[in-house]
RNA sequence: UGAUAGAGGCGCGGUACCGAUGAGUACCCGGAGGGCAUGGACGACUGCCUCCGGCGAAAGGCGUCGCCGCCGAAGGACGGGAAACUGGUCCGGUUUCCCGCUGCCUGGGCCGCAGGGGAAUACCCGGCGGACUGUCACACCAUCGUGUGAAGCGCUAUCA
Numbered sequence: 001u002g003a004u005a006g007a008g009g010c011g012c013g014g015u016a017c018c019g020a021u022g023a024g025u026a027c028c029c030g031g032a033g034g035g036c037a038u039g040g041a042c043g044a045c046u047g048c049c050u051c052c053g054g055c056g057a058a059a060g061g062c063g064u065c066g067c068c069g070c071c072g073a074a075g076g077a078c079g080g081g082a083a084a085c086u087g088g089u090c091c092g093g094u095u096u097c098c099c100g101c102u103g104c105c106u107g108g109g110c111c112g113c114a115g116g117g118g119a120a121u122a123c124c125c126g127g128c129g130g131a132c133u134g135u136c137a138c139a140c141c142a143u144c145g146u147g148u149g150a151a152g153c154g155c156u157a158u159c160a
Stems, first nucleotide, its partner, number of pairs: 001160006009071001011070005018063002028054007036047002039091004045087001074106003078100009107133002110130004115125003135150006
């Protein structure tokens, strides 16, 4: 240097069933009333909006349990593209998905804080802080261990 195998643990990703949430919401039906409707601009079209009653979902997101694939697992940033929503068009915005780069950031999960996403108290994302944990190096120690530091471009084993 290369190949193969492997470790970390509330470890990572995907997914079937079920459950709660979504929500007595949206849609739809009946009745009453009103003159308005964009995030910005345009500008005509369209008809919608509010309340009451009836009926009454689903998706995304989440959890339990199980299964599958794994240990840069994977996630994020960045660049490109597509779709949906924002009544229409343009701009802008938001979300989701795909591709690229393997060039950038992150060893791992947990807790807290404010921010972004989300209907959300759930949950997710990055940032900051904290203790913990695995690895390696160095120092001290008779040992156990303690302290400091580093990063997965790492570490352990075997082979060449």

Predicted 3D model of a 160-nucleotide RNA (Lysine riboswitch aptamer) from Candidatus Enterenecus stercoripullorum. The source organism's lineage runs through Bacteria, Bacillati, Clostridia, Eubacteriales and Candidatus Enterenecus. Rfam family: Lysine riboswitch aptamer. Rfam links the family to the GO term lysine biosynthetic process. Its mean pLDDT, the model's own confidence on a scale to 100, is 77.